A computed fold for a 76-nucleotide RNA from candidate division TM6 bacterium JCVI TM6SC1, annotated as transfer RNA. NCBI's taxonomy places the organism under Bacteria, Bacteria candidate phyla, Candidatus Babelota, Vermiphilus, Vermiphilus pyriformis. RNAcentral records the identical sequence in 3 taxa. Rfam family: tRNA. Gene Ontology term of the family: triplet codon-amino acid adaptor activity. Rfam describes the family as follows. Transfer RNA (tRNA) molecules are approximately 80 nucleotides in length.
């Protein structure tokens, strides 16, 4: 220098243009227990990496950027 993949809740990840963005785990509160764990219930938690574009409508499609991973090439 060229190419490919990834970025969504604290963590691990779903969500292939259309109702209000989800699950599990963690944490919080409550139940159960003599108590803790386990188990059960509830509530809470999000600038969908950033900026533009397309569209009636974008987490989703397109462009650029940022960060991470992988491959190839170059290297006096």
């Nucleotide at each position: 220098g060229g190419g490919c993949c990834c970025a969504u809740a604290g963590c691990u990840c779903a969500g292939c243009g259309g109702u209000g963005a989800g699950a599990g785990c963690a944490g919080u509160c409550g139940g159960c227990u003599c108590a803790u764990a386990a188990c059960c219930g509830a509530a809470a938690g999000g600038u969908c990496c950033c900026a533009g574009g397309u569209u009636c409508a974008a987490a989703u499609c397109c462009u650029g950027g940022u960060g991470g991973g992988c491959c190839c090439a170059c290297c006096a």